[in-house]
RNA sequence: GCCGACUUAGCUCAGUUGGUAGAGCGACGCUUUCGUAAAGCGUAGGUCCGGAGUUCAAGUCUCCGAGUCGGCU
Numbered sequence: 001g002c003c004g005a006c007u008u009a010g011c012u013c014a015g016u017u018g019g020u021a022g023a024g025c026g027a028c029g030c031u032u033u034c035g036u037a038a039a040g041c042g043u044a045g046g047u048c049c050g051g052a053g054u055u056c057a058a059g060u061c062u063c064c065g066a067g068u069c070g071g072c073u
């Protein structure tokens, strides 16, 4: 230099053919216990890496950047 994959909650990851963003773990609260843990119930937490475009509507499509990983030379 060229090619490809990836970037979504604190962490690990889903999200179908564009249609109001989810799970598990973790955190917090409550119940239970003499107490802790476990268990049960509940709550909070993200404008989806940045920007632009297309569209009535973009996490999803297109373009330009950034970062991480891998391959080729």
Stems, first nucleotide, its partner, number of pairs: 001072007010025004019056001027043005049065005